[in-house]
RNA sequence: GAAGUCCGCCAGGCAGCCGCGGCACCGCGAGGUGACGAGGAAAGUCCGGGCCCCAUAGAGCAGGAUGCCGGCUAACGGCCGGGCGCCGUGAGGCGACAGACAGUGGCACAGAAAACAUACCGCCGAUGGCGUCGCGAGAUGCACAGGCAAGGGUGAAAAGGCGAGGCAAGAGCUCACCGCAUCUCCAGUAAUGGGGAUGGCAGGCAAAACCUCAUCCGGGGCAAGGCCAAAUAGGGGAGCGAUGGCGUGGCUCGCGCCGCUCCCGGGUAGGCUGCUCGAGCCUGUCGGCAACGACAGGCCUAGAGGAAUGGCUGCCCACGACAGAACCCGGCUUAUCGGCGGGCUUCCCCC
Repeated sequence: GAAGUCCGCCAGGCAGCCGCGGCACCGCGAGGUGACGAGGAAAGUCCGGGCCCCAUAGAGCAGGAUGCCGGCUAACGGCCGGGCGCCGUGAGGCGACAGACAGUGGCACAGAAAACAUACCGCCGAUGGCGUCGCGAGAUGCACAGGCAAGGGUGAAAAGGCGAGGCAAGAGCUCACCGCAUCUCCAGUAAUGGGGAUGGCAGGCAAAACCUCAUCCGGGGCAAGGCCAAAUAGGGGAGCGAUGGCGUGGCUCGCGCCGCUCCCGGGUAGGCUGCUCGAGCCUGUCGGCAACGACAGGCCUAGAGGAAUGGCUGCCCACGACAGAACCCGGCUUAUCGGCGGGCUUCCCCC
């Protein structure tokens, strides 16, 4: 210098004028003054929590999520660190990364066979059989019984790999190395890694098929919820009334309903609240590889409810993207013009 990789940050700036919102102060009022007023994603609403209400929500079933180990955290399916596997020359990236000997089912096409293995082509002819030759021992032919699974072929995948010995031909049949299984030692908190001994080899794939195991999850959400509380209608209680009317009933008593006055509670409209001081933000020091935590100092930073956060002008530049709160917070994911800082890698050049 070029290419790349990881982490973090900014999101036009300054000034003036006019507007908008809630707040504080002043004013009888109209209004005036002052400071403040969107984001890194405010988004998707995909996870987790706070807060609130409901049967206090304990157990079981169903359902869902997660699934190597350790840590962080209020919690998480998030983050950090580590292990293993795969990819990359590398920095680094990616991984639902438990169980297929609990059970049920699946594996298109091709292929003999897709799983308690099998034999299409093929190899063999030791053993048995049938021939030929031979007096005989035996030699030789066929490939019928049979032996084999090395080679070929099919497939995404075919019952350890490779080499040697061995054999009729073969084969973990035997042996070395590698892989694997069991036992064991060492290192590590652990996942896991390394070593030793033994075993001749267990048996394919898929659990993001059902399923099994382990862990976690009660449900619903600020239109949650709390408070105040008209009108109208209805409810409950007490009292009053010539004892009136109606119903029940054959009649009487009784019972129920109808009237007036007062009191009570629920609840609708409406209003207030929840509402922003909070797992808060900034700076520094310390602990930790880090995520993160502790301490000290400083700061207050939207809170509406038809819902504000905008417009114009001037100057400058790199000419300005995606997009806008609605209870709050931690994540993830997605969108985003352009720019800045740092760590590291590979290659080239110079000293």